[in-house]
Small-subunit ribosomal RNA, central domain from Thermovenabulum gondwanense, 349 nucleotides, folded computationally. The full RNA is in RNAcentral, with records from Rfam. Model confidence (mean pLDDT): 92 of 100.

Context: one part of a larger RNA
RNA sequence: CUGGGCGUAAAGGGCGUGUAGGCGGGGCAGCAAGUUGCGGGUAAAAAACCAGGGCUCAACCCUGGGGGUGCCUGCGAAACUGCUGUUCUUGAGGGCGGGAGAGGAGAGUGGAAUUCCCGGAGUAGCGGUGAAAUGCGUAGAUACCGGGAGGAACACCAGUGGCGAAGGCGGCUCUCUGGACCGACCCUGACGCUGAGGCGCGAAAGCCAGGGGAGCGAACGGGAUUAGAUACCCCGGUAGUCCUGGCCGUAAACGAUGGUCACUAGGUGUGGGUGGUGAUAAGCCAUCCGUGCCGGAGCCAACGCAAUAAGUGACCCGCCUGGGGAGUACGGCCGCAAGGUUGAAACUC
Numbered sequence: 001c002u003g004g005g006c007g008u009a010a011a012g013g014g015c016g017u018g019u020a021g022g023c024g025g026g027g028c029a030g031c032a033a034g035u036u037g038c039g040g041g042u043a044a045a046a047a048a049c050c051a052g053g054g055c056u057c058a059a060c061c062c063u064g065g066g067g068g069u070g071c072c073u074g075c076g077a078a079a080c081u082g083c084u085g086u087u088c089u090u091g092a093g094g095g096c097g098g099g100a101g102a103g104g105a106g107a108g109u110g111g112a113a114u115u116c117c118c119g120g121a122g123u124a125g126c127g128g129u130g131a132a133a134u135g136c137g138u139a140g141a142u143a144c145c146g147g148g149a150g151g152a153a154c155a156c157c158a159g160u161g162g163c164g165a166a167g168g169c170g171g172c173u174c175u176c177u178g179g180a181c182c183g184a185c186c187c188u189g190a191c192g193c194u195g196a197g198g199c200g201c202g203a204a205a206g207c208c209a210g211g212g213g214a215g216c217g218a219a220c221g222g223g224a225u226u227a228g229a230u231a232c233c234c235c236g237g238u239a240g241u242c243c244u245g246g247c248c249g250u251a252a253a254c255g256a257u258g259g260u261c262a263c264u265a266g267g268u269g270u271g272g273g274u275g276g277u278g279a280u281a282a283g284c285c286a287u288c289c290g291u292g293c294c295g296g297a298g299c300c301a302a303c304g305c306a307a308u309a310a311g312u313g314a315c316c317c318g319c320c321u322g323g324g325g326a327g328u329a330c331g332g333c334c335g336c337a338a339g340g341u342u343g344a345a346a347c348u349c
Stems, first nucleotide, its partner, number of pairs: 003321004007303002012317001014201004021194003025088007033081002035077008049065006091191001092188003096183003103177007110154001115149006125136002162169002206247006215241002220236004258316006266294012298305002322349003331342004
C1' cells in the first nucleotide's frame, strides 16, 4: 500500500416480477462451524538471517543456531457472525373503517369540427402566398341554410393538478379489475431488502393477416423560390396514422440522477386523508402521504443539489476505465424482414 468513480466529464440496466446468491430487527437458552487464547505435530535439504570456520582476501564453500505466516491436532473462551430451540412486536404482511384518482380491460354512448353526398337559395369567382402559380369553379364552385354518410380526436373544465413500475393515461356511462393513501391498533410473528440468470411489460416507426380510411400525411407528381433546390413555402397525394390478432423490443425509454432503510435547520405553495379549534362554516393549528419553488449546514471541478439530496451512513444489483477504428467485424442467440442483443482486434493519435 492492499483502487477511484457513474446529474452535465467515460459510466444507472427502459421498467417490473422473481430464482440462485449476498445482506438482514429485539430478548433468553444451547452448540461451537467462523472467531479467539494456550499447548502439541508438521512446515525436507539448499537458499535467506545470525554466529563461527576453510580456500592469502572476496566471490564461493563448510558447521552450528534462531525464526517462519500456513496446515493438522488437543484443551479452553462464548462477546460478535453462524446454527438449533423458544419468545417478542417496532420491520413486513393481513383483517376492519373511510375518502381520492386521465391506473388497466371490455361494452355502449354524446356534442363540436373537418371532409364527402343530396336538396334549397345564389353568381363569378374561390383558394393560396412574401408575392405568385399549379389547383378548384358557368357541367354553377367558394360564402349561406336544411338533411344525410363516415372516420378520427375529445375544446372549456385543465392546474406549477391527479394516477401508474416504466412506457404511458384526458368527452360521458356501465361492467370487470390492479395499486397507493389515511384512521383505529384486531390478527400473523422477521414472514424482510436486493436480485446474476429467467419471465413479463415496454412510446413512435416498422413487419404479417384481415378490416377501416374523415383529417393529416413519408414516398411520389405538380407550382413556386433559387446559380441549382432531389429542401424550407404552395396545390395534390400512396403507405401510414385507426380497429382486431400476431411480431418487433428500440429511444434524448431523461430527473441524462438504480432499489431499500435510517439520520440531518428552516420558509412557502399545491393534491389526498385524519385530528384539534371554530358555529356543523370560512379560516387557523397539528399530523401522515404525494407533488413544486426558495434556502442553511454539508457536498460539488464548477454549474448546482440541498428531508423528493447530488448531505451522513448501511445492504444488494447494474455500469465505467483515453480519443478514433466501432456499437463496426466475426461468432452465438433472437427476428418473417428491417434489424436487435452480446461485442472485439489490427491500425492510428